[in-house]
RNA sequence: UUCUUAUCAAGAGAGGUGGAGGGACAAGGCCCUGCGAAACCUCAGCAACCUUCAUGACCCAGUAACAUGAAAAGGUGCUAACUCCAGCUUGACCGCAAAAACCGCGAUCAAGGAAGAUAAGAA
Numbered sequence: 001u002u003c004u005u006a007u008c009a010a011g012a013g014a015g016g017u018g019g020a021g022g023g024a025c026a027a028g029g030c031c032c033u034g035c036g037a038a039a040c041c042u043c044a045g046c047a048a049c050c051u052u053c054a055u056g057a058c059c060c061a062g063u064a065a066c067a068u069g070a071a072a073a074g075g076u077g078c079u080a081a082c083u084c085c086a087g088c089u090u091g092a093c094c095g096c097a098a099a100a101a102c103c104g105c106g107a108u109c110a111a112g113g114a115a116g117a118u119a120a121g122a123a
Base pairs, nucleotide, nucleotide: 001123002122003121004120005119006118007117008116013043014042015041016040017039021032022031023030025087028085029084044079045078046077049075050074051071052070053069054068055067056066058062083115088112089111090110091109092108094106095105096104
């Protein structure tokens, strides 16, 4: 870097260094930020993917896989806002325009997708 699977509505911040940006992404929206951004360091915390333990089930011979529960020592991750929202498709409803319907444009809502993030495994 690519692929597969799972999750993404919950949760959890102080200090130091640093000096102007940041919220992944073409222009968007909306936010954070000199009452100090990014980044780095220290400490603390959250969570429970890997992990550890127990029980069950299976089986009759093994703790490998499965289910449930507990824990937090270790490996990661995370600690503004739903992954901040949108972006592509479909549906519902409303508005504009129109004689009306379809189409078109726009608002709202819902579902899905894409992309991304994290973990575990593989190449």